[in-house]
Molecule: c-di-GMP-I-GGC riboswitch aptamer
Organism: Thermoanaerobaculia bacterium
């Protein structure tokens, strides 16, 4: 140094529960452990997730011009407005989704 045991000393701790922060993903702190040899640390690149403005686009709703028509009705462009999707791009969140950077504890065989 590589590794990483039916060792051994310590370590961290899903899901779930309280309690507190946040709009929210989600964070904190106890309590609990499904995993972890970096499950320490870093949002750098990729993933995913949030919610806000943002670009484009696509539906549905309102309005109804011209025209049509079986005329109080009914169809219906484009523009406006609303309302939903999906998308671009910013901003946020996860390092226990992956890569990458950086520190490290203990130990058998190899």
């Nucleotide at each position: 140094a590589u590794c990483g045991a039916c060792c051994a000393g310590g370590g961290c701790a899903u899901a779930c529960c309280u309690g507190g922060g946040g709009a929210a993903a989600c964070c904190c702190a106890g309590g609990g452990a499904c995993g972890c040899a970096a499950a320490g640390c870093c949002a750098c690149g990729g993933g995913u997730c949030c919610u806000u403005g943002c670009u484009u686009u696509c539906u549905c709703c309102g309005c109804g011009a011209c025209g049509g028509c079986u005329u109080u009705c009914c169809c219906c462009a484009c523009a406006c407005g609303g309302a939903g999707a999906a998308u671009c791009c910013a901003a946020g969140a996860u390092c226990g989704c992956c890569g990458g950077g950086u520190u490290g504890c203990c130990g058998a065989a190899a």